[in-house]
RNA sequence: CUAAAUGUUUUCUAGGGUUCCGCACGUUGUGGUCUGGACCGAGAGAGAACUCGUAAUAGUCAUUAUUACGUCACGGAAGGAUAAAAGCCUGGGAGAU
Repeated sequence: CUAAAUGUUUUCUAGGGUUCCGCACGUUGUGGUCUGGACCGAGAGAGAACUCGUAAUAGUCAUUAUUACGUCACGGAAGGAUAAAAGCCUGGGAGAU
């Protein structure tokens, strides 16, 4: 830029571990079964911005403007990344209803 639509981007939280800092104990270091700083972080959690659709009103009748509305979602095991782990990824997966 184009295309696309249970859309895209982003903030926070639930949660997560231990490279770094800090803390604790020790002095070749060990510890996340250390609250933390910082970091990772949700399809099925909470917001924000932008888009998409529908309707109404206005209108210079336009691919315009404004307002309103916009559904459902139970879910392993195993594996992967990072220092390591996780509601991260595989995955709105396999399954279930």

Predicted 3D model of a 97-nucleotide RNA (Guanidine-I riboswitch aptamer) from Vagococcus allomyrinae. The sequence is in RNAcentral, with records from Rfam. The organism belongs to Vagococcus, within Bacteria. It matches the Rfam family "Guanidine-I riboswitch aptamer". Rfam's curators write: This family represents a conserved RNA structure found upstream of the ykkC and yxkD genes in Bacillus subtilis and related genes in other bacteria. The function of this family is unclear although it has been suggested that it may function to switch on efflux pumps and detoxification systems in response to harmful environmental molecules. Its mean pLDDT, the model's own confidence on a scale to 100, is 80.